[in-house]
RNA sequence: UCCCGAUAAAGGCAAACCCGGCGAAAGCGGCGACGCAAAGCUACAGGGGCUUCGCCGUUAACGUUAGCGGCAUGCCAGCCAGCUGCCGAA
Numbered sequence: 001u002c003c004c005g006a007u008a009a010a011g012g013c014a015a016a017c018c019c020g021g022c023g024a025a026a027g028c029g030g031c032g033a034c035g036c037a038a039a040g041c042u043a044c045a046g047g048g049g050c051u052u053c054g055c056c057g058u059u060a061a062c063g064u065u066a067g068c069g070g071c072a073u074g075c076c077a078g079c080c081a082g083c084u085g086c087c088g089a090a
Stems, first nucleotide, its partner, number of pairs: 004088002012036002018030003022027001034078001040083003046080002048076003054071007
C1' cells in the first nucleotide's frame, strides 16, 4: 500500500410509521431510527426498476368524458455498476 472489517476511537447517514398551503403520480421534504464501512457522489451518452400530468393509438358513447394499450420529457444510488473516501484490531 492492497485485501479485509472489532462489541475499537472520532464523526456520519437514516428504513417503516406519522406529517405536508410539495407533486397528477412515482417521488421529494420534515419527523423518526430499521439498518448501513461507502446508506458519500454519479440517473441522456452502463444495466435495472418506479410513475404517466401530458402525448399517441384504440374501444364505447359522442358534449367530451370513460376504459384499455404504448411512450419519459418525471423519478429511484438503501438493486447491481462506475468514481472518490475516514479509521486500523485480527

This is a predicted structure of a 90-nucleotide RNA (c-di-GMP-I riboswitch aptamer) from Paenibacillus sp. Its Rfam family is "c-di-GMP-I riboswitch aptamer". Rfam describes the family as follows. GEMM was predicted in a large-scale screen for bacterial structured RNA regulatory elements. RNAcentral holds the sequence, with entries from Ribocentre.